[in-house]
RNA sequence: AUGAUGGGCCCGGGAGAGGUCGUAAAAAACGGCGCCGAAGGGGAACUGCAGAAACUCUCAGGCAAAAGGAUCGGACCCGGACG
Repeated sequence: AUGAUGGGCCCGGGAGAGGUCGUAAAAAACGGCGCCGAAGGGGAACUGCAGAAACUCUCAGGCAAAAGGAUCGGACCCGGACG
């Protein structure tokens, strides 16, 4: 002095599925039936052990809006692989 993988923060884009029924009048809460998969979590194939996923399960979460949201883009910070 270059600044990889990875991590953090901010901004922007960001899907799917009942504005369902009842309590009782909206939302929230509780209960019933029906659904979704992209917070999180679990699972197994192969394999000697260890070890995945946007696959799968639907525990959790979600099914008007809001919030959240995997992931993508941009900026900044930590860090310091390679050269």
Glycine riboswitch aptamer, 83 nucleotides, folded computationally. It was read from a public genome assembly, where an Rfam model found it. Of the family's consensus pairs, 89% are formed in the model. The prediction has a mean pLDDT of 79.